This is a predicted structure of a 111-nucleotide RNA (SAM riboswitch aptamer (S box leader)) from a Clostridiales bacterium.
């Protein structure tokens, strides 16, 4: 990097450096920022994806369920929201809701 699978409406912040920009990308909004942006470092936290452990069930690959030491992730707004299709409401409008897609993000197993 590319593929497969599973999630993505919930959760959880101080401080220090630094010093203008950030929400992944285009376009449209709509936010956050000198009452300090991005990146870095410290210290927590937050979840349970692997890993570990306890316990129940199962003939068996295993499934639940709970810890949270280990590896990772996360820690403003639903992945901020929309963009493509379709449904359904509506006056074949605008326009709102739901559904699937794309795109991304994180995991773990492959190549």
């Nucleotide at each position: 990097u590319u593929u497969u699978c599973a999630u993505c409406a919930a959760g959880a912040g101080a401080g220090g450096u630094g010093g203008a920009g950030g929400g992944a990308c285009c376009u449209g909004g709509c936010c956050c920022g000198g009452u300090g942006a991005a990146a870095c470092c410290u210290c927590g936290g937050c979840a349970a994806c692997c890993c570990u452990c306890a316990g129940a069930c199962a003939a068996a690959g295993g499934u639940c369920u709970g810890a949270a030491a280990g590896g990772u992730g996360c820690u403003a707004a639903u992945u901020c929201c929309a963009g493509c299709a379709g449904a359904a409401c509506g006056u074949u409008a605008a326009g709102u809701u739901c559904u699937g897609g794309c795109a991304g993000a994180u995991g773990a197993g492959a190549a």

Lineage of the source: Bacteria > Bacillati > Bacillota > Clostridia > Eubacteriales. Its Rfam family is "SAM riboswitch aptamer (S box leader)". Rfam links the family to the GO term regulation of gene expression.